[in-house]
RNA sequence: GCACUCAUAGCUCAGCUGGAUAGAGUACCCGGCUACGAACCGGGCGGUCGGAGGUUCGAAUCCUCCUGAGUGCG
Numbered sequence: 001g002c003a004c005u006c007a008u009a010g011c012u013c014a015g016c017u018g019g020a021u022a023g024a025g026u027a028c029c030c031g032g033c034u035a036c037g038a039a040c041c042g043g044g045c046g047g048u049c050g051g052a053g054g055u056u057c058g059a060a061u062c063c064u065c066c067u068g069a070g071u072g073c074g
Stems, first nucleotide, its partner, number of pairs: 001073007010026004019057001028044005050066005
């Protein structure tokens, strides 16, 4: 330098072919349980989906560029 893959909550990830209010686990907070904790059960908090444009009635999802990470080739 070229090609490909990836970027969604503090962390690990799901989101299939564009459509409902963007989800799960974990962490954290509150409550229950317990003699007290842990575990377990219930609830809560937390993301304008890496950035900027474009297409579309509608974009996490499609297209372009940029940024960052990884892999391969030279």

Predicted 3D model of a 74-nucleotide RNA (transfer RNA) from Pseudomonas oryzagri.
It was read from a public genome assembly.
It matches the Rfam family "tRNA". Its family is annotated with triplet codon-amino acid adaptor activity in the Gene Ontology. It is annotated as a transfer RNA.
Lineage of the source: Bacteria > Pseudomonadati > Gammaproteobacteria > Pseudomonadales > Pseudomonas.